[in-house]
Context: one part of a larger RNA
RNA sequence: GAUUGAACGCUGGCGGCAGGCCUAACACAUGCAAGUCGAACGGUAACAGGAUGUGCUUGCACAUCGCUGACGAGUGGCGGACGGGUGAGUAAUGCUUGGGAACUUGCCUUUGCGAGGGGGAUAACAGUUGGAAACGACUGCUAAUACCGCAUAAUGUCUUCGGACCAAACGGGGCUUCGGCUCCGGCGCAAAGAGAGGCCCAAGUGAGAUUAGCUAGUUGGUAAGGUAACGGCUUACCAAGGCGACGAUCUCUAGCUGUUCUGAGAGGAAGAUCAGCCACACUGGGACUGAGACACGGCCCAGACUCCUACGGGAGGCAGCAGUGGGGAAUAUUGGACAAUGGGCGCAAGCCUGAUCCAGCCAUGCCGCGUGAGUGAUGAAGGCCCUAGGGUCGUAAAGCUCUUUCGCCUGUGAAGAUAAUGACUGUAGCAGGUAAAGAAACCCCGGCUAACUCCGUGCCAGCAGCCGCGGUAAUACGGAGGGGGUUAGCGUUGUUC
Numbered sequence: 001g002a003u004u005g006a007a008c009g010c011u012g013g014c015g016g017c018a019g020g021c022c023u024a025a026c027a028c029a030u031g032c033a034a035g036u037c038g039a040a041c042g043g044u045a046a047c048a049g050g051a052u053g054u055g056c057u058u059g060c061a062c063a064u065c066g067c068u069g070a071c072g073a074g075u076g077g078c079g080g081a082c083g084g085g086u087g088a089g090u091a092a093u094g095c096u097u098g099g100g101a102a103c104u105u106g107c108c109u110u111u112g113c114g115a116g117g118g119g120g121a122u123a124a125c126a127g128u129u130g131g132a133a134a135c136g137a138c139u140g141c142u143a144a145u146a147c148c149g150c151a152u153a154a155u156g157u158c159u160u161c162g163g164a165c166c167a168a169a170c171g172g173g174g175c176u177u178c179g180g181c182u183c184c185g186g187c188g189c190a191a192a193g194a195g196a197g198g199c200c201c202a203a204g205u206g207a208g209a210u211u212a213g214c215u216a217g218u219u220g221g222u223a224a225g226g227u228a229a230c231g232g233c234u235u236a237c238c239a240a241g242g243c244g245a246c247g248a249u250c251u252c253u254a255g256c257u258g259u260u261c262u263g264a265g266a267g268g269a270a271g272a273u274c275a276g277c278c279a280c281a282c283u284g285g286g287a288c289u290g291a292g293a294c295a296c297g298g299c300c301c302a303g304a305c306u307c308c309u310a311c312g313g314g315a316g317g318c319a320g321c322a323g324u325g326g327g328g329a330a331u332a333u334u335g336g337a338c339a340a341u342g343g344g345c346g347c348a349a350g351c352c353u354g355a356u357c358c359a360g361c362c363a364u365g366c367c368g369c370g371u372g373a374g375u376g377a378u379g380a381a382g383g384c385c386c387u388a389g390g391g392u393c394g395u396a397a398a399g400c401u402c403u404u405u406c407g408c409c410u411g412u413g414a415a416g417a418u419a420a421u422g423a424c425u426g427u428a429g430c431a432g433g434u435a436a437a438g439a440a441a442c443c444c445c446g447g448c449u450a451a452c453u454c455c456g457u458g459c460c461a462g463c464a465g466c467c468g469c470g471g472u473a474a475u476a477c478g479g480a481g482g483g484g485g486u487u488a489g490c491g492u493u494g495u496u497c
């Protein structure tokens, strides 16, 4: 000098764009953050409409009917493996770059073939019943795109090459001579694609030798099992290997990268925001479901902690968005909207979305603008200095003449989004009005280093980045006048080069 997720002191007008718990992966009150589909199903708790009936004050009340719009709870499907957070762990099961072969893939695209005929249950519901609750138990009824046989079976799988084996589901609209036809959406098998994922290899990717030896499924083989798949991945047997001064093992530290900062570069340092990958979700372990998880807002077990309890037993997990306590030098609102972009479900209408888009707070940073412009010498008053003549603040002020950016007031008013729909927002912009009117500080002035005098103090009080100032004439302390620098900031402290 540059830099910063900064903090602190003094000060503070406006706007744009960005950023905002670096500390306790500490504990969390409250609300919201993942639902959706009635065009899969049985249905009808609520709401609205309709129909019927009763009462009658003649337009209201009550009752019944799933008839219609819809729809609580339930069965079923898809999605809760994405999106969002955090960086504890991990020095390699990670990441980066470049290769590889033994794999999987819901939704999407393309192609071919098929969707025949049956069955038995079960929630909801009703009844009985246990429990304080959470939640159950028994009996009975019922539906499906839920479940299970049968048929069909190759371009699929297995194969001893003879053969054997494996699937499916319907729903809605229109027309109908009620036989069905047609369209839309869905279903099964196979093949291919796209995108996604799993696995393997090489090189690179911190520190310590005051860590020198490490290893028994360890290293390899055979066989079997297991996996979507290769493989000591697992098991049995056999062999005795494998790694290591090109640093094994152990210990400490650490998420990695694109990038960021600095630097002429080489290099050094960092890994906030944004993007890619990984890991984690109170701590430890485990599997289930599923195309995909060993699953943040799923399940089971154990533990710590918190809460409820009728003491028998139960409930919970903000490293989602806000917010609270705590820690800390230090880091924001318990906001609005799904209008846009994107995601989930749905034929759609639409619903959900603290993703996202916006708004709020903060000079935290960068950038832009303003705090007026011109004129004005009897160089006013006043301050300070003085050799007492004067000098200086200083065209500075006042005065005169202008202007109105920003602000404030009034009116108008987009684009973002169109077939329609705007949270932002009456926002940006535009027009008019207002009055110089509302808007300057901070640090420094001995040298380094731009900028000097007076007074006070008297090795005191104090200053200080280094050298060093201060003991009676201090340009170095404190104040004042003047000056220098930066400017809505300035200075200090910390960080990195």
Base pairs, nucleotide, nucleotide: 001497002496004494006493007492008491009490010489013369014368015367016366017365018364019362020361021327026325027324028323030322031321032320035078036077037076040075041074043071044070047069048068049067050065051064052063053062054061055060056059085280086279087278094205095204096203097202098201099200100199103197104196105195108193109192110191111190112189113188114187116150118148119147125140126139127138128137129136130135156165157164158163170185171184172183173182174181175180206252207251208250213243214242215241218240219239220238221237222236223235224234225233255277256276257275258274259270260269261268262267282303283302284301285300286299305316306315307314308313333359335358336357337356341355342353343352344351345350372402373401374400375399382393383392384391385390406438407434408433409432410431411430412429416424441486442485443484444483445482446467447466448465452481453480454479455478456477462469463468
A computed fold for a 497-nucleotide part of an RNA from Phaeomonas parva, annotated as small-subunit ribosomal RNA, 5' domain. Lineage of the source: Eukaryota > Sar > Stramenopiles > Pinguiophyceae > Phaeomonas. Its mean pLDDT, the model's own confidence on a scale to 100, is 89. Rfam family: Bacterial small subunit ribosomal RNA. Gene Ontology terms of the family: structural constituent of ribosome and ribosome.